[in-house]
RNA sequence: UACUUAUCCAGAAAGACGGAGGGAUUGGGCCCUGUGAUGUCUUAGCAACCCCUUAGGGCGGGUGCUACUUCCCACCUCAGCAAUUUGCGGAGGAAAGAUGAGAG
Numbered sequence: 001u002a003c004u005u006a007u008c009c010a011g012a013a014a015g016a017c018g019g020a021g022g023g024a025u026u027g028g029g030c031c032c033u034g035u036g037a038u039g040u041c042u043u044a045g046c047a048a049c050c051c052c053u054u055a056g057g058g059c060g061g062g063u064g065c066u067a068c069u070u071c072c073c074a075c076c077u078c079a080g081c082a083a084u085u086u087g088c089g090g091a092g093g094a095a096a097g098a099u100g101a102g103a104g
Base pairs, nucleotide, nucleotide: 003102004101005100006099007098008097013043014042015041016040017039021032022031023030026074027073028072029071044066045065046064048063049062050061051058052057070096075093076092077091078090080088081087082086
């Protein structure tokens, strides 16, 4: 890197470095950010998966995670409301993405 599969409305922050944008990508919305974000490192924490122990748990090991539901919407279907072919919110699904496990 491509494939298979499970999950994605729960949970969990301090310090140091650094110095401008960031919340994956495109558009829109909404937010975070010089009271220093995003990022990197250290420590601490959480407990989703594997593991361990067992049916209570543990955080010891391998990953992962620690603003906002994957921050929300976009594509399809269904029903509703307003209005007249657009708008609003709702339910389900798809796509994309993230993480684990497996296999090449």